[in-house]
Context: one part of a larger RNA
RNA sequence: GCCGGCGAGUUAUGUUAUCGUGCAAGGUUAAGUUGAAGAUACGGAGCCGUAGCGAAAGCGAGUCUUAAUAGGGCGAUUUAGUACGAUGAUGUAGACCCGAAACCGAGUGAUCUAUCCAUGAGCAGGUUGAAGUUGGGGUGAUACCCAAUGAAGGACCGAACCCACGUGUGUUGCAAAACGCGGGGAUGACUUGUGGAUAGCGGAGAAAUUCCAAUCGAACUCGGAUAUAGCUGGUUCUCCCCGAAAUAGGUUUAGGCCUAGCCUUCUAUUUAGCUACCUGGAGGUAGAGCACUGAAUACGGAAUGGUCCCAUCUAGGGAUACUGACUGUAAUCAAACUCCGAAUGCCAGGAUAGUAUAUAGAGGAGUCAGUGUAUGGGUGAUAACGUCCAUACGCGAGAAGAGAUGAAUCCGGACCAUCGGUUAAGGUCCCAAAGUUUAUGCUAAGUGGAAAAUGAUGUGGAGUCGCAUGAACAGCUAGGAGGUUGGCUCAGAAGCAGCCAUCCUUUAAAGAGUGCGUAAUAGCUCACUAGUCGAGUGGCUCUGCGCAGAACAUGUACCGGGGCUUAAGCAUAACACCGAAACUGUGGAUAUUAGUUUUUAAUUAAUAUGGUAGGGGAGCGUUCCAAGGGCGUUGAAGGUAGAUCGUGAGGACUACUGGAGCGCUUGGAAGUGAGAAUGCCGGC
Numbered sequence: 001g002c003c004g005g006c007g008a009g010u011u012a013u014g015u016u017a018u019c020g021u022g023c024a025a026g027g028u029u030a031a032g033u034u035g036a037a038g039a040u041a042c043g044g045a046g047c048c049g050u051a052g053c054g055a056a057a058g059c060g061a062g063u064c065u066u067a068a069u070a071g072g073g074c075g076a077u078u079u080a081g082u083a084c085g086a087u088g089a090u091g092u093a094g095a096c097c098c099g100a101a102a103c104c105g106a107g108u109g110a111u112c113u114a115u116c117c118a119u120g121a122g123c124a125g126g127u128u129g130a131a132g133u134u135g136g137g138g139u140g141a142u143a144c145c146c147a148a149u150g151a152a153g154g155a156c157c158g159a160a161c162c163c164a165c166g167u168g169u170g171u172u173g174c175a176a177a178a179c180g181c182g183g184g185g186a187u188g189a190c191u192u193g194u195g196g197a198u199a200g201c202g203g204a205g206a207a208a209u210u211c212c213a214a215u216c217g218a219a220c221u222c223g224g225a226u227a228u229a230g231c232u233g234g235u236u237c238u239c240c241c242c243g244a245a246a247u248a249g250g251u252u253u254a255g256g257c258c259u260a261g262c263c264u265u266c267u268a269u270u271u272a273g274c275u276a277c278c279u280g281g282a283g284g285u286a287g288a289g290c291a292c293u294g295a296a297u298a299c300g301g302a303a304u305g306g307u308c309c310c311a312u313c314u315a316g317g318g319a320u321a322c323u324g325a326c327u328g329u330a331a332u333c334a335a336a337c338u339c340c341g342a343a344u345g346c347c348a349g350g351a352u353a354g355u356a357u358a359u360a361g362a363g364g365a366g367u368c369a370g371u372g373u374a375u376g377g378g379u380g381a382u383a384a385c386g387u388c389c390a391u392a393c394g395c396g397a398g399a400a401g402a403g404a405u406g407a408a409u410c411c412g413g414a415c416c417a418u419c420g421g422u423u424a425a426g427g428u429c430c431c432a433a434a435g436u437u438u439a440u441g442c443u444a445a446g447u448g449g450a451a452a453a454u455g456a457u458g459u460g461g462a463g464u465c466g467c468a469u470g471a472a473c474a475g476c477u478a479g480g481a482g483g484u485u486g487g488c489u490c491a492g493a494a495g496c497a498g499c500c501a502u503c504c505u506u507u508a509a510a511g512a513g514u515g516c517g518u519a520a521u522a523g524c525u526c527a528c529u530a531g532u533c534g535a536g537u538g539g540c541u542c543u544g545c546g547c548a549g550a551a552c553a554u555g556u557a558c559c560g561g562g563g564c565u566u567a568a569g570c571a572u573a574a575c576a577c578c579g580a581a582a583c584u585g586u587g588g589a590u591a592u593u594a595g596u597u598u599u600u601a602a603u604u605a606a607u608a609u610g611g612u613a614g615g616g617g618a619g620c621g622u623u624c625c626a627a628g629g630g631c632g633u634u635g636a637a638g639g640u641a642g643a644u645c646g647u648g649a650g651g652a653c654u655a656c657u658g659g660a661g662c663g664c665u666u667g668g669a670a671g672u673g674a675g676a677a678u679g680c681c682g683g684c
Stems, first nucleotide, its partner, number of pairs: 001684006011093013026048003032042002052059002062074004096234002099231001103224006114198009123188001125157003128153001132149006161185003165182005200216001202212003209218001237619006247260005261367002263364007273355004277350005287340001288338002293334003297330005305322001306320005370395010401410002415588004420584003426578003429562003435575001437574006448564001454548002458545010475532005481505003486500003511526001515524002589609009620673001622670007630662002638657005644651002
């Protein structure tokens, strides 16, 4: 891992609702007795109901409060209950199953290990040579010196022994800590044998949360015990009907609950509900505006204050490129501004039409992590597949088709069958169903088939203003002069560093000069003019499609691919076709409503039949029990196989196998259905 078996809403007792049965203003017994009995009979204690009110005494269709006959509260004036059974839910119990880490009690452990006690044992060999002593020297005597002797030491080197610092191997090992090569201690706070002591709210600890039997921030064993688990996982047959929520309020509450909202089932009311229309309302959003509150710009007027000048005995006068309340004109801004003010939405009334809800009560829930898109906003950076509200739709709980691929986008809501038909979105060259369709244009960039500011004689369309056979635009030929080197400045300044002025003359035309250039001149060139040539030429505005801007990580890789250029691209228009579980034809199923009939039922028509959590309904099968009626050695159960029946769970039949028990009908009772729980046990 697979296969097989086992594996999870039970039982007791209360409560409550619904259904069934009995009796009914009443219903019913419990223990117990009887009895073969769990049958029956007896048993009326008790319980519920038939009356309430009051704390109670108590009174009673009333009663309590009170001084009260007042007022007020709770009742009556409206009678259905009760016992048992079944089912749903719930309380108490382990209460659907498995799962902690822990807590407490009583015991068992120091054969491992820590420390201690008692008693024993062990330490090759080599090195060093303390004190002391002896002899000699030395001194007044000591001191001191030399030699010898001596043998100390948590002394030295190094085996046994003890340890474990480095590294390699090992890592389903030789081994739940080893092996190899090195390493440390090795007469000591050494090592070790045997016996003994200390026990878990504890012991021991040269101290590391270290050890106390491969277990230690509190050992192990059994018990309390099915501890508790707002947490995770799992929870077993079928079909049919309806079908949510991810919100509000509260919560030691936030991944849990309670109540409401939304779902379902039943009952009651019986048109209340919803949509469209009409009428009447409330309101201060969008927009707009500046009348208020604020913000804010320009130009005027202008008080006050400042500065300066004149005057100064006082009074004063003038100036100002300072300030600038207030005010006029013009033009603005606002979620917390409003002189104004919609569309929608909302409320009420009304009649008609369509639709099928609505409200109340009762039983059962689930939901309280939502999510995307569009729109109106807050927040953020007018970022986010961001976050928080609102409105709508979808997903959630929704399949099919389109989008190459894709929860949320587009189309569209799947009862079943069908090798029928028509369409939607989207498509029609090939992959790949359907146009290499028609008409008119555009694009040359593979744009299409990723992107901005910005840039550009790309190219199409529209418009407008100039110039032009009185010869334009472009090219070519020629001229482009004189006063004058204008004045100033300057070392110089001569058209051309800079400042000022910018005239006159000759002319077909020529600026006191457009650019290059020089130290300054010079030189080249332009404006302007003539000639040549001979038909269009130049500027601007709007607009269609393109161009540049444009670098990336495995491999083309930003059309799904091939491939496509008067397209198979883009724009406009047209026709045809393809295309889904949509619509529709044919056949069938179930439910509801309406009708008909031969009214248990059949049939016709219409409508409905996606679905998670969840509610409701109807069934299948397993084991056992009761009754009835059956089968079986002329072959039961079980097994294998098969083209059979049923919407399904499932049920038959036949053949073979097997070799002794087993269906069916109607009821009843449950250890009643397996694929999942890192499920449990077994096999392979």